[in-house]
Context: one part of a larger RNA
Molecule: small-subunit ribosomal RNA, 3' major domain
Organism: metagenome
RNA sequence: UGACGGGGGCCCGCACAAGCGGUGGAGCAUGUGGCUUAAUUCGAUGCAACGCGAAGAACCUUACCUGGCCUUGACAUGGACUGGACCGCCCUUGAAAGGGGGCUUCUCUUCGGAGCCGGUUCACAGGUGCUGCAUGGCUGUCGUCAGCUCGUGUUGUGAGAUGUUUGGUUAAGUCCAGCAACGAGCGCAACCCCUGUCCUUAGUUGCCAGCACGUAAUGGUGGGGACUCUAAGGAGACAAACUCUCUCUGAGAGUGGGAAGGUGGGGAUGACGUCAAGUCAGUAUGGCCCUUACGGCCAGGGCUGCACACGUGCUACAAUGCCCGGUACAAUGGGAUGCAAUGUCGCGAGGCGGAGCAAAUCCACAAAACCGGGCUCAGUUCGGAUUGGAGUCUGCAACUCGACUCCAUGAAGUUGGAAUCGCUAGUAAUGCCGUAUCAGCAACGACGGCGUGAAUACGUUCCCGGGCCUUGUACA
Numbered sequence: 001u002g003a004c005g006g007g008g009g010c011c012c013g014c015a016c017a018a019g020c021g022g023u024g025g026a027g028c029a030u031g032u033g034g035c036u037u038a039a040u041u042c043g044a045u046g047c048a049a050c051g052c053g054a055a056g057a058a059c060c061u062u063a064c065c066u067g068g069c070c071u072u073g074a075c076a077u078g079g080a081c082u083g084g085a086c087c088g089c090c091c092u093u094g095a096a097a098g099g100g101g102g103c104u105u106c107u108c109u110u111c112g113g114a115g116c117c118g119g120u121u122c123a124c125a126g127g128u129g130c131u132g133c134a135u136g137g138c139u140g141u142c143g144u145c146a147g148c149u150c151g152u153g154u155u156g157u158g159a160g161a162u163g164u165u166u167g168g169u170u171a172a173g174u175c176c177a178g179c180a181a182c183g184a185g186c187g188c189a190a191c192c193c194c195u196g197u198c199c200u201u202a203g204u205u206g207c208c209a210g211c212a213c214g215u216a217a218u219g220g221u222g223g224g225g226a227c228u229c230u231a232a233g234g235a236g237a238c239a240a241a242c243u244c245u246c247u248c249u250g251a252g253a254g255u256g257g258g259a260a261g262g263u264g265g266g267g268a269u270g271a272c273g274u275c276a277a278g279u280c281a282g283u284a285u286g287g288c289c290c291u292u293a294c295g296g297c298c299a300g301g302g303c304u305g306c307a308c309a310c311g312u313g314c315u316a317c318a319a320u321g322c323c324c325g326g327u328a329c330a331a332u333g334g335g336a337u338g339c340a341a342u343g344u345c346g347c348g349a350g351g352c353g354g355a356g357c358a359a360a361u362c363c364a365c366a367a368a369a370c371c372g373g374g375c376u377c378a379g380u381u382c383g384g385a386u387u388g389g390a391g392u393c394u395g396c397a398a399c400u401c402g403a404c405u406c407c408a409u410g411a412a413g414u415u416g417g418a419a420u421c422g423c424u425a426g427u428a429a430u431g432c433c434g435u436a437u438c439a440g441c442a443a444c445g446a447c448g449g450c451g452u453g454a455a456u457a458c459g460u461u462c463c464c465g466g467g468c469c470u471u472g473u474a475c476a
Base pairs, nucleotide, nucleotide: 001476002475003473004472005471007470008469009468010467011466012465013464015460016459019423020422021421022420023419026315027314028313029312030311031310032309033308034306035305042053043052064301065300066299067298068297069296070295073124077123078122079121080120081119082118083117084116088103089102090101091100092099093098106115107114108113126290127289129288130287131286135284137279138278139277140275142273147186148185149184150183151182152181153162154161155160166177167176168175192267193266194265195264197235198234199233200232201231202230203229207224208223211222212221213220238261241255242254243253244252245251246250304442317416321375322374323373324372325371326370334363335362338357339356343352344351345350382413387408388407389406390405391404392403393402429452430451431450432449433448434447435446
């Protein structure tokens, strides 16, 4: 100087407390451990691995296993020799890959050859083989915590200290005052984006107040720019005004005005560093290793295996509910081998067909809510697992191993031990919708959007994590 303390002081955080909803019990989905296996490819492992890499494992993917094949190679560059256009087609063997055989067939030229393709050969290719403890790059984490440092000066024999401590204050090393310090840098904040109010400009594909036309009905038509909205620019909030308090160039408490008030809400943004943290399997890359194989191709299988254990979720156990009928209101986004309306067939998944739309123009029922009816506390009109049958769709192909539909079946489950998680407001809870990946889909996942919409916070003693000062130390 740090680190540590079941030392002290001050302070913060959904850290506790106060609340609301869960997990832990059930069924299923998914990941992991274990076991099994020819293989169940590999990595991730307290927080910070476990719906993680994977924003899509039937083949492919695929890295694994079994079997069949290839050896300058699936891919790149160059040299030597040699042959021929390349492309394409056919026969045969085979599960395919591969092997064997046949047919057709060039351009330029200075006639040396060149272009293109194949064969032989040599350099080499290739490796998801090892090492993340050789690395780059990227990332997680402490932590969006308020810290981490430097120059000069001063001080100490020195390591170092000072500044950065102290008194207030703040979300903040934020700011003020003081001070052997004076300044500065990386962080904080602001500048950036979205959102909340208003104004201006613009008015189609969007809108419709007023004026016409028309319809069973609809901005459908003429027209209009008022309104909504769209998207560009601007205004607005700065402790600005008033009152009060304190140590009065600073900060705090309250009041009004205001769409918004003390960082308005959200995002992007992550200092010096820590964990030899993670990644050689995204790519790059040193070293090591393989080279008729640890490279390459193909078929089939596996990654989906199941006495079990754990994590993360979904659905429930019901009456604030379930079922049936009616009826209202979105936003984000997506659409050309695409989205698909009206119509029509089917109980349905879906089929036929195809208007319109490269889309503010066309396409896609929002659901919970609300109204009416039924059920009456039961393993039920709750719950939907499992199984049988019949189908639809995608795709060479749904046996291992797809999703969905219909009929039948109708399991566990009556609110969950010890323990444990999230959340402070348009939040939790709850309802539906969209997108990426994608032929299809194991999505109940991930990432977004909109609807409905709470309760509670006395307080900081305690648990956990963190910041500053101080103290002890046999630790570095």